[in-house]
Model confidence (mean pLDDT): 79 of 100. TPP riboswitch aptamer (THI element) from Lentilactobacillus kefiri, 91 nucleotides, folded computationally. The model forms 83% of the base pairs in the Rfam consensus. It was read from a public genome assembly, where an Rfam model found it.
RNA sequence: AUAAGUAGUCUGGGGUGCCCUAAACGGCUGAGAAAAACCCAUUGAACCUGAUGCAGUUAGGACUGUCGAAGGAAGAACGAAAUUCUUUUUU
Numbered sequence: 001a002u003a004a005g006u007a008g009u010c011u012g013g014g015g016u017g018c019c020c021u022a023a024a025c026g027g028c029u030g031a032g033a034a035a036a037a038c039c040c041a042u043u044g045a046a047c048c049u050g051a052u053g054c055a056g057u058u059a060g061g062a063c064u065g066u067c068g069a070a071g072g073a074a075g076a077a078c079g080a081a082a083u084u085c086u087u088u089u090u091u
Base pairs, nucleotide, nucleotide: 001084008078009077010075011041012040013039014038017028018027019026047072048071049070053066054065055064056063
């Protein structure tokens, strides 16, 4: 010097649906279905609007796809190392 203004610290943003049940428990998908957890923070599909949308599927359901090169959406700061390469000094 590179790895890198990356991982991370701090701060902030977001969702929590469907079925059974009086409720709880349980079942389905998923990172996460109220979990001091999970995901995301402009390199922005985390998440919201459109949407009681459209097509398929299912016990049901944002379960899958489309919509989507659509429109919005939360960072100011601090900040490594392993590895690799080069140079200098000393022995």